[in-house]
Molecule: transfer RNA
Organism: Parcubacteria bacterium C7867-004
RNA sequence: GCCGGGGUGGCGGAGUUGGUAUACGCGGCGGAUUCAAAACCCGCUUCCUAACGGAUCGAGGGUUCGAGUCCCUCCCCCGGCA
Numbered sequence: 001g002c003c004g005g006g007g008u009g010g011c012g013g014a015g016u017u018g019g020u021a022u023a024c025g026c027g028g029c030g031g032a033u034u035c036a037a038a039a040c041c042c043g044c045u046u047c048c049u050a051a052c053g054g055a056u057c058g059a060g061g062g063u064u065c066g067a068g069u070c071c072c073u074c075c076c077c078c079g080g081c082a
C1' cells in the first nucleotide's frame, strides 16, 4: 500500500427486509432473608436537566418521512496479502 472483519451504557454483548436504542449477562447501589454472613430472591442502574424535556451507537457528512443498520471521507483495533 491492497483486501476482509470490527468500534453500541462502568464491562461483555444483542439489536440483520431501515421503524420503541441498550435485550441478556457481569459489576454497582438499595431492600428482603439470616444471630451474622454467603447463596438465592425483589427493585434500581447511559448522559444532561430541579422538572418538563432533550441528547446519545468511534468522528464528520449524505440518502430517507425515518439510520446503530444504507452510502462517502477520516480515526482506532484485529486478521490476511504484498
Stems, first nucleotide, its partner, number of pairs: 001081007010026003019065001027045005046055003058074005